[in-house]
RNAcentral holds the sequence, with entries from Rfam. Predicted 3D model of an 86-nucleotide RNA (c-di-GMP-I riboswitch aptamer) from Paenalicyclobacillus mengziensis. Its Rfam family is "c-di-GMP-I riboswitch aptamer". Rfam describes the family as follows. GEMM was predicted in a large-scale screen for bacterial structured RNA regulatory elements.
């Protein structure tokens, strides 16, 4: 040092929900709670999706369109990591 993840071992993280704070929303966060996860550790680079305040379009009035915002537990990528066999 790389690669597997078959059998473990000492661990780890925490989804839906509840409830607090934020934030225009999507979301993010504490805390309670496990559905899972071998990278469910990091990081928005490439593609999906999510919102659309602001900004443009439309209009008697409900609208439509757009990421600079969000998503890493949607996919690829990058980047570090623990144990075991091999």
């Nucleotide at each position: 040092a790389u690669u597997u993840u078959c059998c473990a071992u000492g661990g780890g993280c925490a989804a839906a929900c509840g409830u607090g704070c934020u934030g225009a929303a999507a979301g993010g966060u504490g805390c309670g709670g496990a559905c899972g996860c071998a990278a469910a550790g990091c990081c928005a680079c490439g593609g999906g999706u999510c919102u659309a305040a602001g900004g443009g379009c439309a209009u008697u009035u409900c609208g439509c369109c757009u990421a600079u915002g969000a998503u890493a537990g949607c996919c690829g990528g990058g980047u570090u990591g623990c144990a075991a066999c091999g």
Model confidence (mean pLDDT): 85 of 100.